[in-house]
């Protein structure tokens, strides 16, 4: 210093922060789509739900 296993804690799922659940990952999981290229295009969820920022409309 490398590799393997067994146990515990945990992480990730295109942009914050929590619940709940499904998948993955053990150093990986995971890091969106279109265009040859310039360059455009949606989304704060994997999925539900709440707050927060943000964009549209419409009433006070």
């Nucleotide at each position: 210093a490398u590799u393997g296993g067994c146990g515990g804690u945990g992480g990730c799922a295109g942009u914050g922060g929590a619940g709940u659940u499904u998948g993955c990952c053990c150093a990986a999981a995971c890091a969106g789509c279109u265009u040859a290229a310039c360059a455009g295009c949606c989304g704060a969820u994997g999925a539900c739900u709440c707050c927060u920022a943000c964009c549209u409309a419409u009433u006070u």
About this RNA: Predicted 3D model of a 60-nucleotide RNA (Fluoride riboswitch aptamer (crcB RNA motif)) from Thermotoga sp. It matches the Rfam family "Fluoride riboswitch aptamer (crcB RNA motif)". Rfam 15.1 lists 2,293 matches to the family in 1,982 species. The model forms 100% of the base pairs in the Rfam consensus. Taxonomically the source falls in Thermotoga (Bacteria, Thermotogati, Thermotogota, Thermotogales).